[in-house]
Context: one part of a larger RNA
């Protein structure tokens, strides 16, 4: 507890995509199935109003007329809107064409400093860590210096409330193939779209198989240290692990704690991109300055909010469809159903308990 919420008190699927299903732009015609007028039957009694027969009255009760019966079947008419049908349109949506942006993804190549190890010269005693210190390392010659080699990871500076992605996420350069979005143009098509129950695909880190790699760093583990103790913060060492390649897993404060599309409601400032005027130009693939759109930030008005605040990128005003929420705990447990090689994931109670 049906009627109202989901930024932050419960509650927005982690993300597209798309299946039924619901909704759906603009004009003309047809039909008349909803819908809407009327006309008929049909719709039990009691009950309820009116009248006033019968109990002395009344309550109750008979008649009688009325009303109710929100429906259902059937006839007949209306077309505004919704549904079919046809047949236009171009504003929505796709498509095409142009120059441009973009760490957008995928695959091969190249490339950079550093660390670390090896090998050769210098060099001759300590290095190193710390708050202080020890473990460690070092005459088998470190640490330091230079020169060469080898192998994995990584990709400073430029970097920016800058960019590209549906999310997750992406940053050295060069080819290649993929993909998307903006913006000019208005050349096709002609509502082809909006969401989407189920249902697929992608999803960070850790984790798992199986090979492979293995410099650093680093769960466990071992050792110094500090402590009263120290399964720790500090230090010395290290193995999974971090990479790669085929596969699984499907979760994260997966965040914007704000589902996804549409419309319409003041403004100022900054950034990125295309367009476009003008003015500067060293004449370049330049630069400033206004304006279109579109992206991404600050601040602010109306409103709106329980407030903090949000506020054309709203948490206003509205429609369309999903989703999910109903005190706390017991719980995301238990069972069962699934999925999984396991970890475990998905779905998801109740007693009692306050």
């Nucleotide at each position: 507890u049906u009627g109202g919420g989901c930024c932050u008190a419960a509650a927005g699927c982690g993300u597209u995509c798309g299946u039924a299903g619901c909704c759906g732009g603009a004009c003309a015609a047809g039909c008349c199935a909803g819908u809407c007028u009327u006309g008929a039957g049909u719709g039990a009694a009691a009950u309820c109003g009116a009248u006033g027969c019968g109990c002395u009255u009344a309550a109750c009760a008979a008649a009688u007329c009325g009303a109710c019966g929100u429906g259902c079947u059937u006839g007949a008419g209306a077309u505004a809107c919704u549904a079919c049908u046809u047949g236009u349109c171009u504003a929505g949506a796709g498509a095409c064409u142009g120059g441009g942006a973009g760490g957008g993804g995928u695959u091969a190549g190249g490339g950079g400093u550093a660390u670390u190890c090896c090998g050769g010269a210098g060099g001759g005693a300590g290095c190193g860590g710390u708050a202080a210190a020890a473990u460690g390392u070092u005459a088998u010659a470190a640490u330091c210096u230079c020169c060469g080699g080898a192998g994995g990871a990584c990709c400073a500076c430029c970097u920016g409330u800058g960019g590209c992605g549906a999310a997750g996420g992406c940053g050295u350069c060069u080819a290649a193939c993929c993909a998307g979005a903006a913006c000019a143009g208005g050349u096709c098509u002609g509502a082809c779209g909006g969401u989407g129950a189920g249902g697929a695909a992608c999803g960070a880190a850790a984790g798992c198989u199986a090979g492979g790699g293995g410099a650093g760093c680093a769960a466990a583990c071992c050792g110094g240290a500090u402590u009263a103790g120290a399964u720790a913060c500090c230090c010395g060492a290290g193995u999974a692990g971090u990479c790669c390649u085929a596969g699984c897993u499907g979760u994260a404060a997966a965040c914007g704690c704000u589902g996804u599309g549409a419309a319409c409601u003041a403004g100022a400032u900054g950034u990125g991109g295309c367009a476009u005027a003008u003015u500067c130009u060293u004449c370049g693939g330049g630069a400033a300055u206004g304006u279109g759109c579109c992206g991404u930030g600050u601040c602010g008005g109306a409103g709106u909010g329980a407030a903090g605040a949000c506020a054309u990128u709203a948490a206003g005003u509205u429609c369309a469809c999903c989703g999910c929420c109903u005190g706390g705990g017991a719980a995301g447990u238990a069972c069962g159903g699934u999925c999984g090689c396991a970890a475990g994931g998905c779905u998801g109670a109740a007693a009692c308990u306050u």
Annotation
The part of an RNA shown here (small-subunit ribosomal RNA, central domain) has 354 nucleotides and comes from an archaeon. Its Rfam family is "Archaeal small subunit ribosomal RNA". Gene Ontology terms of the family: structural constituent of ribosome and ribosome.